[in-house]
This record gives sequence, structure tokens and C1' cells, in this order.
RNA sequence: GCGCGAGUAGCUCAGCGGUAGAGCAACCCGUUUACACCGGGUCGGUCGGCGGUUCGAUCCCGUCCUCGCGUA
Repeated sequence: GCGCGAGUAGCUCAGCGGUAGAGCAACCCGUUUACACCGGGUCGGUCGGCGGUUCGAUCCCGUCCUCGCGUA
């Protein structure tokens, strides 16, 4: 350089064009003498950037950036 894959919550990951979710973590409540476990709840997102298509984009297209794998 070329090809392929990945980028979504603090972390690990879902999400086949129609208001973005789960688990863990954090915080609060319950429970306990207390802690842990367990149960309930709350918080947490410019969906990598910029354009395009569309009534509507995390999703489709182009380009750029970062990471991984392969290849000369």
C1' cells in the first nucleotide's frame, strides 16, 4: 500500500430504517448487630468524525480517523 473485520454507557456486548437496551460497575432503599449475598430502584449515551440517501439513519452509501487480522 491492498483486502477483511471492529468502533454503541466507566467495562463487556446487544440492537435486520421508526423515540437506543442488557449484564457488570457506581449510587440509593430494603434485608443484617454489621458486612457480604440477595431483592428493588436510580444514574449513566454528541451511537468514532464529516458529508450523502431518506419523511425518518446506530442501521444504507462515500470519505477520513483509531484498533485488530491477513497479504506483498

About this RNA:
Predicted 3D model of a 72-nucleotide RNA (transfer RNA) from Neoluteolibacter soli. The prediction has a mean pLDDT of 83. The RNAcentral record of the sequence draws on ENA. Rfam family: tRNA. The family's RNA type in Rfam is transfer RNA. Rfam links the family to the GO term triplet codon-amino acid adaptor activity. NCBI's taxonomy places the organism under Bacteria, Pseudomonadati, Verrucomicrobiota, Verrucomicrobiales, Neoluteolibacter.